Large-subunit ribosomal RNA, domain IV from a Candidatus Adlerbacteria bacterium, 344 nucleotides, folded computationally. The organism belongs to Candidatus Adleribacteriota, within Bacteria. The coordinates come from a structure-prediction model, not an experiment, and the mean pLDDT is 82.
Context: one part of a larger RNA
RNA sequence: GUGUGCUCCAAGGAACUCGGCAAAAAAUCGGCCGUACCUUCGGAAUAAGGCCUGCCCCCGUAGCAAUACUGGGGGCCGCAGCGAAAGUAUCCCUGGCGACUGUUUACCAAAAACACAGCUCCCUGCGAACUCGUAAGAGGAUGUAUAGGGGGUGACACUUGACCAAUGCCAGAAGGUCAAAUACGGGCGUUGUAUUGGAGCAAUCUGAUAUGGUGACUUGUAUAAGCCCUGGUGAAUGUCGGCGAUAACUAUAAUCGUCCUAAGGUAGCGAAAUUCCUUGUCUGGUAAGUUCAGACGCGCACGAAUAGUGUAACGACUGGGGAACUGUCUCGGAGCACAGCUCG
Repeated sequence: GUGUGCUCCAAGGAACUCGGCAAAAAAUCGGCCGUACCUUCGGAAUAAGGCCUGCCCCCGUAGCAAUACUGGGGGCCGCAGCGAAAGUAUCCCUGGCGACUGUUUACCAAAAACACAGCUCCCUGCGAACUCGUAAGAGGAUGUAUAGGGGGUGACACUUGACCAAUGCCAGAAGGUCAAAUACGGGCGUUGUAUUGGAGCAAUCUGAUAUGGUGACUUGUAUAAGCCCUGGUGAAUGUCGGCGAUAACUAUAAUCGUCCUAAGGUAGCGAAAUUCCUUGUCUGGUAAGUUCAGACGCGCACGAAUAGUGUAACGACUGGGGAACUGUCUCGGAGCACAGCUCG
């Protein structure tokens, strides 16, 4: 004089700290008594809380007895009777989130994330949809709509409002638009045959008519889905206003006017896991409370299956308060073991 592990401590007892982290304490799934709110009537619950516990003797109950069971009375010892060792819940009040048991980032995250039963929408009539594979084929399924696949929500209770203008999807077919092929025409080019012109001495060049062949040429007409179009559809992607005026104090505005819109946010909740201003305001708790609980509501910027609001039980989740307890602290001290350092 450092680190690690451990033991003890006056008075106080969370004043520590982001936070009771760590530690401590009580209790110790034995017996008896006793047990609230709430509740889905199962729970909550070992709620909480209180008492007892060793050894010896006698008695009682059942039994023929061995024995078994619980009970009663008296006595003995200790600091201490689940007497050691080992093992073995701290508890209460109140919010948030998620119903629950479960799953997860092997090696910094275990959660409010994922899953879940339940609810709902879409697809699928069986050689099913869907998935894998170039294919054959396989899974789905040796199943058949009470089945299978996909999306969303996430027990339960009460509910789930308005908008189909945009996007998507479904249905429709009168009209518009519209591809490559293909068919039938036209043009142009090219190449035959027949007839017949013009120029030229001729070779040859250049026309007309009729009838054939031909072209990655050109053009017209005919022709699909789609799109435009007409409807439907929200537990499809989504969206859910502004300004001005008005009541016999004031304030406020049930009310009125006006503009815009596809329609202007309904129920419920609300300074919230969402509130910037903000430590909003009030109430409670504290001597003192940016946190917390309950209210209020002009919600910067909640809101209804990207679900809304509640909710018993549950949670190594998270916020606030309390009891008990303590070296967390006031504020340190003492000791033990090991390691390191120094010395030998």